[in-house]
RNA sequence: GCCGAGGUAGCAUAGUGGUAGUGCAUUUCCUUGGUAAGGAAAAGGUCGUGGGUUCAAUUCCCGCCCUCGGCUCCA
Numbered sequence: 001g002c003c004g005a006g007g008u009a010g011c012a013u014a015g016u017g018g019u020a021g022u023g024c025a026u027u028u029c030c031u032u033g034g035u036a037a038g039g040a041a042a043a044g045g046u047c048g049u050g051g052g053u054u055c056a057a058u059u060c061c062c063g064c065c066c067u068c069g070g071c072u073c074c075a
Stems, first nucleotide, its partner, number of pairs: 001071007010024004018055001026042005048064005
């Protein structure tokens, strides 16, 4: 340099045009004499970034940044 995969909550991940979900973790409550386990609820996301298309973009298109893998050239 070329090709491919990926970037979504503190962590791990799903979603693939029409209000963004799950598990763990966190907070509160119930249960207990107390703890653990169990149960109920809540909070937490500018969906990497800048544009474009669209009535509408996490989703489609383009540029850029970052991570991982492969290939090639030079030394």
Model confidence (mean pLDDT): 81 of 100. This is a predicted structure of a 75-nucleotide RNA (transfer RNA) from Prevotella sp. It matches the Rfam family "tRNA". Taxonomically the source falls in Prevotella (Bacteria, Pseudomonadati, Bacteroidota, Bacteroidales).